This is a predicted structure of a 97-nucleotide RNA (Glycine riboswitch aptamer) from an Erythrobacteraceae bacterium.
């Protein structure tokens, strides 16, 4: 310099499910309706942040490590933000011929 892994950081992609009721509460222009946000409770959903269960399998084996499966604790159900994963590119680490 070459290739593989693996953390970070950048760019990109990137699902799903109520733009749902309801509230004397906060906020927006404003003195009240109405209207959007937020916060709070109801009922109905989603699973690809995280979390926890099983387990196929695998190892250094009477212990451990396990998922995109399953729960739905927390989190999401217009946009926006978030998002497992997955492609690039960059650094550092650490094997390999």
């Nucleotide at each position: 310099g070459g290739c593989c892994a693996a953390a970070u950081c950048g760019c990109g992609g990137g699902a799903g499910a109520g733009a749902u009721c309801g509230a004397u509460g906060g906020g927006c222009c404003a003195g009240c309706c109405a209207g959007c946000c937020c916060u709070c409770g109801g009922c109905g959903c989603c699973g690809a942040a995280g979390g926890a269960g099983c387990a196929a399998c695998c190892g250094c084996c009477c212990c451990g490590g396990a998922a995109a499966c399953u729960c739905u604790c927390a989190g999401g159900c217009a946009a926006a933000c978030g998002g497992a994963c997955c492609g690039c590119g960059a650094u550092u680490u650490g094997g390999c011929a």